């Protein structure tokens, strides 16, 4: 210094706005998210759970480091982070991006 991994999906939340509904103003041109909310969006570094993938072991087969299975055990560490852009109705811890940069 470079190089490979650090896995995926649902469901929720933190949080986000403002299409729909509600709510409130205005009075039928409408306007507010500086409206608690209902929908909606939603976290790598949030949580819960499936699945994948690693070790071990145990069954099967003529045989197994290899192939098929096992609601069989284990393991799945650690993570601080701007600015500035993009989607969607719109913003957001969503996406660039385990970026830049920092330790």
């Nucleotide at each position: 210094a470079c190089g490979c991994a650090g896995g995926u999906u649902g469901c929720u939340u933190a949080g986000g706005g403002u299409u729909c509904c509600g709510c409130c103003a205005a009075g039928u041109c409408u306007g507010g998210g500086u409206c608690u909310g209902g929908u909606c969006c939603a976290a790598g570094a949030a949580g819960c759970a499936g699945c994948a993938c690693c070790c071990a072991c145990c069954g099967g087969c003529a045989a197994a480091u290899u192939c098929c299975g096992g609601c069989u055990g284990g393991g799945c560490a650690c993570a601080c982070g701007g600015a500035g852009g993009g989607a969607c109705a719109a913003a957001a811890u969503c996406c660039c991006g385990g970026g830049a940069g920092g330790u």
Molecule: Guanidine-I riboswitch aptamer
Organism: Paracoccaceae bacterium